[in-house]
Molecule: c-di-GMP-I riboswitch aptamer
Organism: soil metagenome
RNA sequence: GACAAGAGCAAAACCUCCGCGAGGAGGUGACGCAAAGCCACGGAUCUGGGCCCCGCCCAGACAGCCGGGUUGCCGAA
Numbered sequence: 001g002a003c004a005a006g007a008g009c010a011a012a013a014c015c016u017c018c019g020c021g022a023g024g025a026g027g028u029g030a031c032g033c034a035a036a037g038c039c040a041c042g043g044a045u046c047u048g049g050g051c052c053c054c055g056c057c058c059a060g061a062c063a064g065c066c067g068g069g070u071u072g073c074c075g076a077a
Stems, first nucleotide, its partner, number of pairs: 001074001008033002013028006031064001037070003041067003045061007
């Protein structure tokens, strides 16, 4: 980051399974994505529990919420 090229990923929904839950895995399916590859470091949001109770603490989820770290395809301007 191009009305390039060759590729890639896969939202919602549905089905099955796991989880107290947020949510996760597989299949179907494509809303979209120049990192929509990977990482829970910071923040946001969400879940479970607690307390001196709208405030804080603990554990967790989320990478397709933002920032950050790291690896990668092509090579026009």